[in-house]
Context: one part of a larger RNA
RNA sequence: CCUGCGGCUAGACGGAAAGACCCUGUGCACUUUUACUGCAGUUAUACAUUGUACUAAGAACUUUUAUGUGUAGAAUAAGUGGCAGUUGUUUUUAAUUAUUAUGUGUAAUUAAAAAAGACUUUUGCGCAAGCACAUUGUUUAAACUUCUUUGAAAUACCACUCUUAAAAGUUUUUAGCACUAACUAUUUAAAACCAUGUAUAAUAGGUAGUUUGACUGGGGCGGUCGCCUCCCAAAAAGUACCGGAGGCGCGCGAUGGUAAGUUUAAAUUGACAAAAUACCAAUUUGUAAGCGUAAUAGUACAUACUUGCCUGACUGUAAGAUUGACAAAUCAAGCAGGGACGAAAGUCGGUUAUAGUGAUCCGAUGAUUCUGUGUGGAAAAGGUCAUCGCUCAACGAAUAAAAAGUACGCCAGGGAUAACAGGCUAAUCAUUCCCUAGAGACCCUAUCGACGGAAUGGUUUGGCACCUCGAUGUUGAGUCAUCGCAUCCUGGAGCUGCAAAAGGUUCCAAGGGUUUGACUGUUCGUGUGCGAAGGCGGUACGUGAUUUGAGUUUAGAACGUCGUGAGACAGUUUGGUCCCGUGCGAUUGUAGG
Numbered sequence: 001c002c003u004g005c006g007g008c009u010a011g012a013c014g015g016a017a018a019g020a021c022c023c024u025g026u027g028c029a030c031u032u033u034u035a036c037u038g039c040a041g042u043u044a045u046a047c048a049u050u051g052u053a054c055u056a057a058g059a060a061c062u063u064u065u066a067u068g069u070g071u072a073g074a075a076u077a078a079g080u081g082g083c084a085g086u087u088g089u090u091u092u093u094a095a096u097u098a099u100u101a102u103g104u105g106u107a108a109u110u111a112a113a114a115a116a117g118a119c120u121u122u123u124g125c126g127c128a129a130g131c132a133c134a135u136u137g138u139u140u141a142a143a144c145u146u147c148u149u150u151g152a153a154a155u156a157c158c159a160c161u162c163u164u165a166a167a168a169g170u171u172u173u174u175a176g177c178a179c180u181a182a183c184u185a186u187u188u189a190a191a192a193c194c195a196u197g198u199a200u201a202a203u204a205g206g207u208a209g210u211u212u213g214a215c216u217g218g219g220g221c222g223g224u225c226g227c228c229u230c231c232c233a234a235a236a237a238g239u240a241c242c243g244g245a246g247g248c249g250c251g252c253g254a255u256g257g258u259a260a261g262u263u264u265a266a267a268u269u270g271a272c273a274a275a276a277u278a279c280c281a282a283u284u285u286g287u288a289a290g291c292g293u294a295a296u297a298g299u300a301c302a303u304a305c306u307u308g309c310c311u312g313a314c315u316g317u318a319a320g321a322u323u324g325a326c327a328a329a330u331c332a333a334g335c336a337g338g339g340a341c342g343a344a345a346g347u348c349g350g351u352u353a354u355a356g357u358g359a360u361c362c363g364a365u366g367a368u369u370c371u372g373u374g375u376g377g378a379a380a381a382g383g384u385c386a387u388c389g390c391u392c393a394a395c396g397a398a399u400a401a402a403a404a405g406u407a408c409g410c411c412a413g414g415g416a417u418a419a420c421a422g423g424c425u426a427a428u429c430a431u432u433c434c435c436u437a438g439a440g441a442c443c444c445u446a447u448c449g450a451c452g453g454a455a456u457g458g459u460u461u462g463g464c465a466c467c468u469c470g471a472u473g474u475u476g477a478g479u480c481a482u483c484g485c486a487u488c489c490u491g492g493a494g495c496u497g498c499a500a501a502a503g504g505u506u507c508c509a510a511g512g513g514u515u516u517g518a519c520u521g522u523u524c525g526u527g528u529g530c531g532a533a534g535g536c537g538g539u540a541c542g543u544g545a546u547u548u549g550a551g552u553u554u555a556g557a558a559c560g561u562c563g564u565g566a567g568a569c570a571g572u573u574u575g576g577u578c579c580c581g582u583g584c585g586a587u588u589g590u591a592g593g
Stems, first nucleotide, its partner, number of pairs: 001593007011584001014580002022414004027410002029406004035210005041203009051179002054176013068162001078161005085144003090114010116140004121134001123132003184189001213225003222242001226248006249395001250292001251351002256310007264288001265285006290299002293356001295354003314337004320331003326396001339348003362389007370382002421468001422466001423464003427461001429457006438448002475550001476548003480542001481539005488513003491508006515529001518526002556574004560569003
């Protein structure tokens, strides 16, 4: 060195399980609720199934009867219309007379009874003037209207209505009470209730379906999301960042059009004045002023300021350009119409320019020589033109309409993205050096050394997100170690503010050594004993295919706090499965060659 057999497990980012942590998905599931929208359920009301009778209180209608007062005026004029007249002077019975051919005929007179009016009495209404009805008694042949007043003329008469009221009747409502026959019910019973159906409301995590944004030096929390100006932006345009600064979501009928005229601002000096502000004059600077509004650009014979007159802050168009992926956005000569100002030339389609905003659908208003369901007409509806309604602000707007929890979780993925470890970096950290101001009685450097400066290291906390999410197991302890030296002890030196002893500091040096037990899961730390000393670090914070599992970090449970709640908490407490046949190479023992 090779081979065999055995041991061990540091490595093969060993095996196992398309990571459960984290993020992403316009993924899923379950849970919660004052998320959204439904649906059961519940409640209320109406109607139907649902009938009978009575009482009370109402409502409507019919009939009858009454009722109606502004002022003026005979006077208590409801309204309208018709019409010049209306009612009564009578009826019955009896007797007498006259007439007739006869009479149950006609006419006259007398008596009795009934009817009507007036006066008196009673009752009702009432504005206290009166009106209406009934009735005892008395009595009578006339009474009313048209006359005069009034906007309107007669309850003189008739017809139809209104207001208010009474009586009667019909229908009906509400309430109460009673009944029996629906419906309930095994009976008792109960009863038009309950119950069932339909409709309309209210309530409704009981139940269901869903939603719960993106950017982001991981995610969450915070912040932001559209438009305008400047810088970044690298002298065309454009150009990112959770880069640096600010504004906007309007205003103005004059702050607009035109014509004419005018020049601002600051500083210095002088005069007045105690001084300051203001005013006046001169000089200097040259845009610093002003231009509604942030910044930038522009503008002094004006785009600023003042004045006159006006409404072009017009209608219909538009060659040609700028800009943009598109959709949009912007500039604009010219033409036609009818105007404003100006002597005219001309200027004027808002504002010195750049922000002051919102697509489509849907709805609304006005206009319209358009379409309009066999055809004609009208309409509904639609089209075209104009205008209006969105912090649709997550501002190219998913819906008219939407929040949370999951440690009970699941799936698809991601090292495109976090936690461990590695890597890069070295702000932080550790160590060394330089300069000495100072302290050290004096004296920078025996010792200490501010303010600063220069390096080194890669043990801290970080930053980055480069391998790994089809898995690189995480603190501490045990065991076994191995390395560095910036040395804790032991060894050798220099300096000393080293007399000796004991020290301080620096240099050389890694051979060896560097502890027991108590508390805590602890590393660390505190206290304790011995000791020469009880070093600092690296090794995937060495080492779980070697051990443990106390902590952290699943599922159970509890406390405090937070939350309406499901639940949550680098808050606490208790409990809680640690798998692996070693084929490879490494290493070790043994045997053979």
The part of an RNA shown here (large-subunit ribosomal RNA, domain V) has 593 nucleotides and comes from Halamphora calidilacuna.
NCBI's taxonomy places the organism under Eukaryota, Stramenopiles, Naviculales, Amphipleuraceae, Halamphora.
The gene name in the source record is rrl.
It matches the Rfam family "Bacterial large subunit ribosomal RNA".